[in-house]
RNA sequence: UGCUUAUCAAGAAAGACUGAGGGAUUAGGCCCUAUGAAGUCUUAGCAACCUGGAUAAUACCUGGUGCUACUUCCUAACUCCGAACCAACGGAGUAGAGAUGAGAU
Numbered sequence: 001u002g003c004u005u006a007u008c009a010a011g012a013a014a015g016a017c018u019g020a021g022g023g024a025u026u027a028g029g030c031c032c033u034a035u036g037a038a039g040u041c042u043u044a045g046c047a048a049c050c051u052g053g054a055u056a057a058u059a060c061c062u063g064g065u066g067c068u069a070c071u072u073c074c075u076a077a078c079u080c081c082g083a084a085c086c087a088a089c090g091g092a093g094u095a096g097a098g099a100u101g102a103g104a105u
Stems, first nucleotide, its partner, number of pairs: 003103006013043005021032003026076004044068003048065003052061002072097001077094006
């Protein structure tokens, strides 16, 4: 990197350095951002998975990843319903893609 699998409507902040972008890709939207983006470091926190401990226990402790704007920010592919009858629109579901953990190789 690829494969398998679970979850993705909740939750969780500051400081320093730095200096213009960021919200995965493509496109259309809509947001965040010099009252400081993204990135790096420190501390704090959240709690999805996993190690160890302990236990009646899914509670608790410890550690490993991870995470700490907006539903994975929304839509795009398909199905159904409504509405409409060029095309578009609204709602629900499924899929694809993505993110994170774990596993095998």